Formats: sequence, C1' cells, structure tokens
RNA sequence: AACUCUGUCCCGGGAGAGAGCAGCUCUUGAAGCUGCCGCCGAAGGCGCAACCGCCCCGGAAACGCUCAGGCAAACGGACCGGGCAGGGUC
Repeated sequence: AACUCUGUCCCGGGAGAGAGCAGCUCUUGAAGCUGCCGCCGAAGGCGCAACCGCCCCGGAAACGCUCAGGCAAACGGACCGGGCAGGGUC
C1' cells in the first nucleotide's frame, strides 16, 4: 500500500404512519401527564428459518409480532457511502 473485520467517534444520504380525541397541570405550548380510538416499522426486543456450518454447539433476513419505539418540522432512525481508530491476511 491492497483486501477484509470490528467500533459507531465524525461527516453526508436515509422510508413509513393522526400537529387525533377527552381530562388534568402551569410554564398557555406544535408543552407535560393520564385515558381512549386509529395507524407505522427501519432504534432496541421477541418469533419463524431459507442459508452457512461434516455432526453437536453456534450464526443467521429488510420476513412475522408490535413489548418498546414512532405517526408536521426538528430530533431519532435500520441501512448505504466517506473519514478516523483498532484487529486480521499477504
């Protein structure tokens, strides 16, 4: 230097779905809490298992659930690209 793995520290991109209704509070707000109805999947969690693995152990989806989370913007956001740091191979 190249390839690759990890961290998720920094930068950029990044979807879906009610600025829902009622009550209470004070700081009067697209605010907080409680309850109710509708809805979304891409934090996290749980489930199924094509597949990987000789067997066991194990790993494993953007599929399913919707516990959690979310339903203007912002924030967050799986994932993608770049940087940075660390590891591996030659």

This is a predicted structure of a 90-nucleotide RNA (Glycine riboswitch aptamer) from an Alphaproteobacteria bacterium. It matches the Rfam family "Glycine riboswitch aptamer". About the family: This family represents the bacterial glycine riboswitch. The coordinates come from a structure-prediction model, not an experiment, and the mean pLDDT is 75.